[in-house]
Molecule: c-di-GMP-I-GGC riboswitch aptamer
Organism: Anaerolineales bacterium
RNA sequence: CAUCGAAAAGGCAAACCCGUCGCGAGGCGGGGACGCAAAGUCAUGGAUCCCGCCACUGGCGGGACCGCCAGACCGCCGAAG
Repeated sequence: CAUCGAAAAGGCAAACCCGUCGCGAGGCGGGGACGCAAAGUCAUGGAUCCCGCCACUGGCGGGACCGCCAGACCGCCGAAG
């Protein structure tokens, strides 16, 4: 240093509820913890979802989503192997 994930110090925050923005998927703030070694960032590929359109078992355009999978960048600690 890489892999790896014991310990320690911490961190994040699902569902749900309230408020708010949005046609909507969903976002933001507060509460709340299902969980998370990247549950940090990025919409790059795929998946899924939403809106609109069309010549409609399909296709196209725009959008959502990183806690679905993959990829990229950055990052705390240091046991065993």